[in-house]
RNA sequence: GCCUCCGUAGCUCAGCUGGCAGAGCACGGCUUUCGUAAAGCUGGGGUCGCAGGUUCAAAUCCUGCCGGAGGCU
Numbered sequence: 001g002c003c004u005c006c007g008u009a010g011c012u013c014a015g016c017u018g019g020c021a022g023a024g025c026a027c028g029g030c031u032u033u034c035g036u037a038a039a040g041c042u043g044g045g046g047u048c049g050c051a052g053g054u055u056c057a058a059a060u061c062c063u064g065c066c067g068g069a070g071g072c073u
Stems, first nucleotide, its partner, number of pairs: 001072007010025004019056001027043005049065005
């Protein structure tokens, strides 16, 4: 230098056939308990790596860049 894959909540990830951004764990509150843990109920938290393009509409498609992993030379 070139190729492939990955980047989404604090963490691990799903969603990638364009149409309301989600799950589990974690965190806050409540119930229960003498109290804690566990259990149950409930809530908050996101510029979907960045910038542009296409589209009525983009996490999703296209281009460039940044970061990570692997391969080729």

This is a predicted structure of a 73-nucleotide RNA (transfer RNA) from an archaeon. Its Rfam family is "tRNA". Rfam describes the family as follows. Transfer RNA (tRNA) molecules are approximately 80 nucleotides in length. By type it is a transfer RNA. The coordinates come from a structure-prediction model, not an experiment, and the mean pLDDT is 82.